[in-house]
Source information
This is a predicted structure of a 101-nucleotide RNA (Glycine riboswitch aptamer). Its Rfam family is "Glycine riboswitch aptamer". From the family's description: This family represents the bacterial glycine riboswitch. The model forms 90% of the base pairs in the Rfam consensus. Model confidence (mean pLDDT): 77 of 100.
RNA sequence: UUGAUAUUUUCCAAGAGAGAGUCAUGAGUGUGGCCGCCGAAGAGGCAAACCUGAUCGAUAAUCAGGCGAAACUUUCAGGCAAAAGGACUGGAGAAUGUACC
Numbered sequence: 001u002u003g004a005u006a007u008u009u010u011c012c013a014a015g016a017g018a019g020a021g022u023c024a025u026g027a028g029u030g031u032g033g034c035c036g037c038c039g040a041a042g043a044g045g046c047a048a049a050c051c052u053g054a055u056c057g058a059u060a061a062u063c064a065g066g067c068g069a070a071a072c073u074u075u076c077a078g079g080c081a082a083a084a085g086g087a088c089u090g091g092a093g094a095a096u097g098u099a100c101c
Base pairs, nucleotide, nucleotide: 004098005097006096007095008094009093010092011091012090013089019035021034022033023032024031025030036080037079038078042076043074044073045072050066051065052064053063054062055061
């Protein structure tokens, strides 16, 4: 210097689910109560593997603890007309790291 690649981030595209519930109050799309729902911001939970300890003649086996991912699960948070928000994905750029030439 060139391309590749990982993470973070900016912009663009795409982007599901479920109540315009009800009562009170209020000028109001707000506030409070009650009932019913959704999972795709965020957060929590765990399987194998691995690690440690105990039992044991034993590296096996059993038990206990630690660690441990998701689109699974909880529904704390968030959400249930539109708008906004929105995980993942794709495109373009930036920063940092890695390996190669």